[in-house]
This record gives sequence, structure tokens and C1' cells, in this order.
RNA sequence: AUAGCGUUCGCAGAAGAGAAUCCGCCGAGAGCGGAUCGCCGAAGGCGCAACACGCCCGGAAACGCUCAGGCAAAAGGACUGCGGACGGUGA
Repeated sequence: AUAGCGUUCGCAGAAGAGAAUCCGCCGAGAGCGGAUCGCCGAAGGCGCAACACGCCCGGAAACGCUCAGGCAAAAGGACUGCGGACGGUGA
């Protein structure tokens, strides 16, 4: 100086599940508000094994929960690829 790596930004890809029912608003409505039931898991959040520890604590997920979020399209979307910026270790 700078790979891998971390953070962040951009582009592309990216699943699942009721365009549910009732009431009101609305010219109509797939829109808005409220209520009711049914579902989904890949924003977020929470929980746990092995392991470790004298004890407490710690301790992962694409696993589980479903608070939140979502269930036509749009938006969002873990994650993947490419690129930029910042940080930064090794040979």
C1' cells in the first nucleotide's frame, strides 16, 4: 500500500400466506378507519442445544414463538451476486 473481513450506499435477483367477513367514510374502489375470524415468516424482536463456568451470567441459526410486520399489485423483504465509500489485518 492492500486481499480476506466489518460498516454503509447503489444496482440486480429474492419466498410464504384471505383482493377475507361485517360496519362506517368514499362517485365507485383493490383506498381510509374500526371490529372479527383464518393464515405466513425471510424486516425487526424474543427463546433455546452443544459448549463453557465453582455458581450466576454467557451461548447460534434459514430452528422455534408470532409481540411487531405481512397475506392482489405496489411498497417492504432475510439472504445472494456485482460495484463504490469508510475502516482495517495478514502474506